[in-house]
RNA sequence: CCUUGCGGGAGAGUCCGGCCCUGGCCGGCGCCGAAGGAGCAACCGCCCCGGGAAUCUCUCAGGCACCCGUACCGCAUGG
Numbered sequence: 001c002c003u004u005g006c007g008g009g010a011g012a013g014u015c016c017g018g019c020c021c022u023g024g025c026c027g028g029c030g031c032c033g034a035a036g037g038a039g040c041a042a043c044c045g046c047c048c049c050g051g052g053a054a055u056c057u058c059u060c061a062g063g064c065a066c067c068c069g070u071a072c073c074g075c076a077u078g079g
């Protein structure tokens, strides 16, 4: 550093309309950022240029009742 298990762990409309008529699906507008992805500072270098972080920014993707889950943190196991 990675895998696995356990524990902790958010945010934002259960809005409107249509189809189907059990469910479910589609569209519109509004919103969230903690799956993923992208961007950059300081700084460093061989200084044209390249390297260069995120919980910051973007919102492509993802998400917006409940549930599940997620980045991140702790413990344990294996490599």
Stems, first nucleotide, its partner, number of pairs: 001079002004076005013029001015028005030064003036060001037058003043051003